[in-house]
Context: one part of a larger RNA
RNA sequence: GGCGCAUGGGGGAUGCCUAGGCUCUCGGAGGCGAAGAAGGACGUGACAAGCUGCGAUAAGCUACGGGGAGAGGCAAAUACUCCGUGAUCCGUAGAUUUCCGAAUGGGGCAACCCAACAGAAGCGAUUCUGUUAUCCGCUAAGCGGAGGCGAACGUGGGGAACUGAAACAUCUAAGUACCCACAGGAAAAGAAAGUAAACACGAUUCCCCUAGUAGUGGCGAGCGAACGGGGAACAGCCCAAACCGUCGGCGUAGCAAUGCGUGUGGCGGGGUUAUAGGACCAGCGUAGUGACAGAAAGUAAGAUAGAGGAAAGAUUUGGAAAGAUUUGCCAUAGAGGGUGAUAGUCCCGUACUUAAAAUUUUACUGAAGUCUAGUUGGCACCUGAGUAGGCCGGAGCACGAGGAAUUCUGGCUGAAUUCGCGGGGACCAUCCCGUAAGGCUAAAUACUACCGAGAGACCGAUAGUGAACCAGUACCGUGAGGGAAAGGUGAAAAGCACCUCGAAUAGAGGAGUGAAAAAGACCCUGAAACCAUGCGCCU
Numbered sequence: 001g002g003c004g005c006a007u008g009g010g011g012g013a014u015g016c017c018u019a020g021g022c023u024c025u026c027g028g029a030g031g032c033g034a035a036g037a038a039g040g041a042c043g044u045g046a047c048a049a050g051c052u053g054c055g056a057u058a059a060g061c062u063a064c065g066g067g068g069a070g071a072g073g074c075a076a077a078u079a080c081u082c083c084g085u086g087a088u089c090c091g092u093a094g095a096u097u098u099c100c101g102a103a104u105g106g107g108g109c110a111a112c113c114c115a116a117c118a119g120a121a122g123c124g125a126u127u128c129u130g131u132u133a134u135c136c137g138c139u140a141a142g143c144g145g146a147g148g149c150g151a152a153c154g155u156g157g158g159g160a161a162c163u164g165a166a167a168c169a170u171c172u173a174a175g176u177a178c179c180c181a182c183a184g185g186a187a188a189a190g191a192a193a194g195u196a197a198a199c200a201c202g203a204u205u206c207c208c209c210u211a212g213u214a215g216u217g218g219c220g221a222g223c224g225a226a227c228g229g230g231g232a233a234c235a236g237c238c239c240a241a242a243c244c245g246u247c248g249g250c251g252u253a254g255c256a257a258u259g260c261g262u263g264u265g266g267c268g269g270g271g272u273u274a275u276a277g278g279a280c281c282a283g284c285g286u287a288g289u290g291a292c293a294g295a296a297a298g299u300a301a302g303a304u305a306g307a308g309g310a311a312a313g314a315u316u317u318g319g320a321a322a323g324a325u326u327u328g329c330c331a332u333a334g335a336g337g338g339u340g341a342u343a344g345u346c347c348c349g350u351a352c353u354u355a356a357a358a359u360u361u362u363a364c365u366g367a368a369g370u371c372u373a374g375u376u377g378g379c380a381c382c383u384g385a386g387u388a389g390g391c392c393g394g395a396g397c398a399c400g401a402g403g404a405a406u407u408c409u410g411g412c413u414g415a416a417u418u419c420g421c422g423g424g425g426a427c428c429a430u431c432c433c434g435u436a437a438g439g440c441u442a443a444a445u446a447c448u449a450c451c452g453a454g455a456g457a458c459c460g461a462u463a464g465u466g467a468a469c470c471a472g473u474a475c476c477g478u479g480a481g482g483g484a485a486a487g488g489u490g491a492a493a494a495g496c497a498c499c500u501c502g503a504a505u506a507g508a509g510g511a512g513u514g515a516a517a518a519a520g521a522c523c524c525u526g527a528a529a530c531c532a533u534g535c536g537c538c539u
Stems, first nucleotide, its partner, number of pairs: 001538009015524001016488002020459002022456007029448002031149002039100003042055003046078001050074002061094006070082003105114003115132007134146005153184001154182005164171001168218001194201002205232005215223002236440003239384001243269006249262005274418001276383003280378005290371003297365008306354003312327005328345002330334001336348003389413007399425001420435005475482002495523001498510004
C1' cells in the first nucleotide's frame, strides 16, 4: 500500500407520516369603489424584532344574541391585570378607521410639501371642523352621475409571427396569441323582407346526429357547412307614421285681448302588420272582464352563532390498551378524527331532533302602476330614404372572384310606395315564402378569483402549487423581470439538577429523566459514496 472482516465517523437515500397541494362534484355568491376601493406606508402591546389583528377610541370601543370557566393572538417565560355583577371566545348590527393610493384644493421624487374660503374656540400666537379636482347630464348660486380595482367567462375595435404546405409567394397557423374599449351575473342572439319545395315548417340559444358528407382549395397543405331528424329550454312584445288634441315656433289680421292658417318642434291620445294591418267615415258589439307587475307588511323554507344527542367492564401482555381473552350493551348513530399501539359504546363528533334579539336570501299572498275588442261595409290617408339596389375597392359568409347569390361598407350614384317591395345560389318567367331600411326580451348556454359541504384506481417533501416552513420571501438584475433552499425529539419537556476533566457558556465522562438518549434539540428510520481504528491475509 492492497483486499477482507468488524466497530465507529460522515452523509441523508429509503421506509413510515402530513400540517400543504392537485383535479373534480353539489350548493352559494357573482362584485368592491368619491359614504374613498383593491393594494400599501407608518403606527399600535408592561417589556415587542417578526407575523397576525387593529387605527391616535389603534391584539381594540358599544349594543344585542349565543356560550359558561377560565382569559390577556402566534408565544412556552416574568410582571401586572380581567372574570358567575358572566370574562376570554362565537354571531349580528354599529362606532372609530392616521397617511398614500381613482386620490379629487394646488404641487410632488407615493405614504410628503404648500394653500384658499366659511364656521367655531382663544386676549393672542394659533388650533379645530367643513368645503374647494375633472368630465357628463339636468328643471342649474345647485343637484345627480362617472372615474379606479377585480380570476375566468362575454361583445365590439385593432391584429401578428413561428409553424404546415416536407422550399415558398396565394393558402395555413388564425381572426389564434397579443393590445384596446365596454358590459353582465352571465353576455351575445332573438320574434322572419326566414327555411323550404311536401301532407310544408314557424323567434333565439345550446347539445347529439346529419358529416369529415355537399362543397371549397397553388383542387396542394388544408378548410369545411346547411337542409332535415332527435333532445334541453320555451314567451312574447313596444315604437315611428296616418288621424285627433295641446303647448310653443312661424305667417297673417288687429292698438291689444285674440282669431285664422301651417312642408315646423315638444308632449298626450291613437296605432304596430302579410290570409296584410292600421288611420278615417258609417253600422253592430263590449267591460271594469282578463293579464302583467310587484312597495310595505305577512306567511313558509333557508343563511349568518348555537343546543340536545344512545351504548363497556374485567383479566392479560406492555412504558402506555384502543391489541388478545372473556362477558355485555347501543344503533334513524359501525362517516371521520383524536386519545401513550388497532376504540360503535373514553373525547370531539355522527344519524336524528331543535334554536335567533339582529341582519339577510328565496317562494307565495299582496297596494300603486301598466296593458287588455272585435266585426261588416266604404274610403285609398299611413306602414321606417341618401335607404334598397347599381358600379368601383375591400371584408364577411365552410365558399380563395369563381357561374357567385345572400350579408357588411370606404368612394360614386340612386328607386318603388300595397296594382308596392325583398328572397328562393348568375340571370329570366311562372310559382312559392316573406314584409327591410326603429327598438326591447326570461330560460336552456359559458366561466369560477371567492364562501360552504364533499369526493379521488391524484402527490406525499428532488413529489404535489414556485411556495407543507414568516415565499413571490432570501437572493440576482439599472429595469422589465428572474427566483430558490428549507418538514419529523418524545406519549408527555419529564429538554439532563448535581459532580469530574477542561481556559470555557466548547466538548467529554459520570449521575438523573424516559419504554428507548445507539430519541439530547446538527434530535424518527439512518442506505451508498467518503474517512478512521482494530484484526487477518498478501506484497
Source information: The part of an RNA shown here (large-subunit ribosomal RNA, domain I) has 539 nucleotides and comes from a Clostridia bacterium. Taxonomically the source falls in Clostridia (Bacteria, Bacillati, Bacillota). Model confidence (mean pLDDT): 86 of 100.